[in-house]
RNA sequence: GACAAAGGCAAACCCGUUGCGAAGCGGGGACGCAAAGCCAUGGACCACACGUGCCGGCAGACGGUUGCCGGAGGCGUGUGGCCGCCAGGUUGCCAAC
Numbered sequence: 001g002a003c004a005a006a007g008g009c010a011a012a013c014c015c016g017u018u019g020c021g022a023a024g025c026g027g028g029g030a031c032g033c034a035a036a037g038c039c040a041u042g043g044a045c046c047a048c049a050c051g052u053g054c055c056g057g058c059a060g061a062c063g064g065u066u067g068c069c070g071g072a073g074g075c076g077u078g079u080g081g082c083c084g085c086c087a088g089g090u091u092g093c094c095a096a097c
Stems, first nucleotide, its partner, number of pairs: 001094001008033002013028006031084001037090003041087003045081008054071006
């Protein structure tokens, strides 16, 4: 990273399979990719668990603030996922200077 050459990978979706899940793996399939090879190191995003808060209902209390159930999903922490989200590290084909 223009022009090529040899090639490579494989999105969505479908089938099978593992997992609570995000997602992974195998087959089909190509949206695209000069690292769309590899690495979870820094962010982003996603799932799960716990704590805490919010809304509603029921009971209690009756100058009260407790318990249970449900819902949405805020904040924090942890665990996991994701490299085809960005960055970083690292390895590699060809060409040009």

A computed fold for a 97-nucleotide RNA from a Planctomycetota bacterium, annotated as c-di-GMP-I riboswitch aptamer. Model confidence (mean pLDDT): 85 of 100. The RNAcentral record of the sequence draws on Ribocentre. It matches the Rfam family "c-di-GMP-I riboswitch aptamer". About the family: GEMM was predicted in a large-scale screen for bacterial structured RNA regulatory elements.